[in-house]
RNA sequence: UAUUGAGAAGGACAGCACCUCCGAAAGGGGGUAGCGCAAAACCAUGGAUCUAAAGCCGGAGAGCAAUGAUUGCCAGGUUGCCGAA
Numbered sequence: 001u002a003u004u005g006a007g008a009a010g011g012a013c014a015g016c017a018c019c020u021c022c023g024a025a026a027g028g029g030g031g032u033a034g035c036g037c038a039a040a041a042c043c044a045u046g047g048a049u050c051u052a053a054a055g056c057c058g059g060a061g062a063g064c065a066a067u068g069a070u071u072g073c074c075a076g077g078u079u080g081c082c083g084a085a
Base pairs, nucleotide, nucleotide: 005082013036017032018031019030020029021028022027035072041078042077043076045075046074047073048070049069050068055064056063
């Protein structure tokens, strides 16, 4: 340096649920909490998924619709702690 991840050490992050706030919703921020996680750190770039406000269509939403959301869904990119074999 590359591959790799130990029933190792010291740290970090943190699901569900509940409380509260933001949001039309999906979802997100904070608190409690701790399912997990070596990239569960960062980036919506590609795919996938969720929602459906504006708008469109209609006699009627149970229709269409992302410019909204998820990186703890999968790829890709950037950075990175420790160290046995």